[in-house]
Background:
Transfer RNA from an uncultured Bdellovibrionales bacterium, 73 nucleotides, folded computationally. Its mean pLDDT, the model's own confidence on a scale to 100, is 81. Rfam family: tRNA. It is annotated as a transfer RNA. The sequence was found in a public genome assembly.
RNA sequence: GGGGGCAUAGCUCAGUUGGGAGAGCGCCUGAUUUGCAUUCAGGAGGUCGCAGGUUCGAUCCCUGUUGCCUCCA
Numbered sequence: 001g002g003g004g005g006c007a008u009a010g011c012u013c014a015g016u017u018g019g020g021a022g023a024g025c026g027c028c029u030g031a032u033u034u035g036c037a038u039u040c041a042g043g044a045g046g047u048c049g050c051a052g053g054u055u056c057g058a059u060c061c062c063u064g065u066u067g068c069c070u071c072c073a
Base pairs, nucleotide, nucleotide: 001072002071003070004069005068006067007066010025011024012023013022019056027043028042029041030040031039049065050064051063052062053061
C1' cells in the first nucleotide's frame, strides 16, 4: 500500500426483503424480610463509530472516513 471482517444501552451481544430499536447481566424504585440476599412487579438509560448520498422513509443500501482484528504484499 491492497483485500476481508467488526463498531447497536454501563458490559456481553441479537436484530433487519428498508417502516415497532431489543434481550441477558448491571443500575434505580416498590412488594416480600427484623435486616440483607433471593424472588416478583415496574422504571431509567441509545446522535445504531463519524460525515455525506439514495429514498416518502436508513441501524439496514451506496460513497468517503476513524478505530480495532485478520490476510496478502